Model confidence (mean pLDDT): 79 of 100. The RNA shown here (FMN riboswitch aptamer (RFN element)) has 155 nucleotides and comes from Microbacterium pseudoresistens. Taxonomically the source falls in Microbacterium (Bacteria, Bacillati, Actinomycetes, Micrococcales). The RNAcentral record of the sequence draws on Rfam.
RNA sequence: ACGUGCUCCGGGGUCGGUGAGAAUCCGAACCGGCGGUGACAGUCCGCGAACAGACGACGCAUCCCCAGGAUGAGUCCGACGUAGAUCCGGUGAAAUUCCGGAACCGACGGUGAUGCGAGGCGAAGCCUCGCUAGUCCGGAUGAGAGGCAGCACGC
Repeated sequence: ACGUGCUCCGGGGUCGGUGAGAAUCCGAACCGGCGGUGACAGUCCGCGAACAGACGACGCAUCCCCAGGAUGAGUCCGACGUAGAUCCGGUGAAAUUCCGGAACCGACGGUGAUGCGAGGCGAAGCCUCGCUAGUCCGGAUGAGAGGCAGCACGC
C1' cells in the first nucleotide's frame, strides 16, 4: 500500500411585532451530509437519505396434465424513474468553488391559524371546508454515500 472487522462521523429557532392564543404569520436571524471538479461548492456533475419499484432469488400455501408447472401473499435484492435552488463584478494560468455584492433552495407524515382561497347566514360579525414549517414533533439511539478518522487482525 491492499484486504477484513470494530468504533466514530448532519446542522439550524433567538429576539421583536400583531394577537385571547404563534418556534408555522410579519420583520430581523440561524443552518447546509458525501465524492468529483486545473483553486476551497447548500445552488456545477454525481451519490446518499425520502417516494416508487421492473427483472431476479428464497421458502411457504393452494391447485394441476405432478421428472415439473400455475396462482397467491410474504422476505431479500434492486435497474429505470420522481423529487430544489445563482447571477454580476474582481483577482488569477485556472474559480457559477476564493474575495466583494445582491439573490435563491430546502423531501415525507403530523401539528394552526391571527394569513390566503371558496361557500353560507347576516345588523355587527359568525360558521363550514381547503391550503400553508429548512429550524417544532415524528420515522430516526434509524439508514447511508463516503471518510488525508481511530484501533485491531491478516497479507